[in-house]
Context: one part of a larger RNA
Molecule: large-subunit ribosomal RNA, domain VI
Organism: Candidatus Woesearchaeota archaeon CG10_big_fil_rev_8_21_14_0_10_45_16
RNA sequence: UCUGAAAGGAAGGAUCCUUUAGUACGAGAGGAACGAGGGUUCGUGGCCUCUGGUCGACCGGUUAUCUGACAAGGUAUGCCGGGCAGCUACGCCGCAAGUGAUAAGUACUGAAAGCAUCUAAGUACGAAGCGCACCUUGAAAAGAGACACCUUAGGACAUCGCAAAAACAGCGGUUUGAUAGAAGCGGUGUGUAAGCAUGAAGGCAACGACAUGUUCAGCACGCGCUCACUAACG
Numbered sequence: 001u002c003u004g005a006a007a008g009g010a011a012g013g014a015u016c017c018u019u020u021a022g023u024a025c026g027a028g029a030g031g032a033a034c035g036a037g038g039g040u041u042c043g044u045g046g047c048c049u050c051u052g053g054u055c056g057a058c059c060g061g062u063u064a065u066c067u068g069a070c071a072a073g074g075u076a077u078g079c080c081g082g083g084c085a086g087c088u089a090c091g092c093c094g095c096a097a098g099u100g101a102u103a104a105g106u107a108c109u110g111a112a113a114g115c116a117u118c119u120a121a122g123u124a125c126g127a128a129g130c131g132c133a134c135c136u137u138g139a140a141a142a143g144a145g146a147c148a149c150c151u152u153a154g155g156a157c158a159u160c161g162c163a164a165a166a167a168c169a170g171c172g173g174u175u176u177g178a179u180a181g182a183a184g185c186g187g188u189g190u191g192u193a194a195g196c197a198u199g200a201a202g203g204c205a206a207c208g209a210c211a212u213g214u215u216c217a218g219c220a221c222g223c224g225c226u227c228a229c230u231a232a233c234g
Stems, first nucleotide, its partner, number of pairs: 001146002006137004012042008025030001043095005051089004058082005063076005084222001098132003105125004158174005179231003183226004187221004195214005202207001
């Protein structure tokens, strides 16, 4: 890298519709089937493109209180509105087609028994059942297997990681490098940041909830790409 003895599985079950066909059949009334196609439901295996759920990554709003005030935050595992990836079902995809030997049964040829007889010799069919096929495990299968390569190999440790993970195992990378992080770009989420300017009910004034512009902003990212800046050293 394989073979495959052996083991496990129920991986399918039911039902409806269309067509066959107003055909066969039948005086008529009535009225099929083989086969073909499409659904529904139960069960089962897989998946996350869509739809829905969740999402204490994340973004926003808001209450109380604390950090003197603003801004920005902490706490109440606060409350509320969204939410990608991931995980999921209420979502999507599959469970098909065949083959061998048979059971009851149906037959062929055919004697014993000049006839008859499916059976005694011989031969052919025949089931959702049985075996194969299909899926999974599987060289301690003691008859303990095979092939290739190797002893300067291979593997392990170490180290950076993961769509893999209880431990272990598995998979990938280690400068001949995009493996992880950072950064940039894209995409996605939220919903338009702070500051400033203008407006603003009211008010003597101070002030002023809020609105508009700057601003499809600001912030964030378990995703993709780019990029050796950091770590893959020894």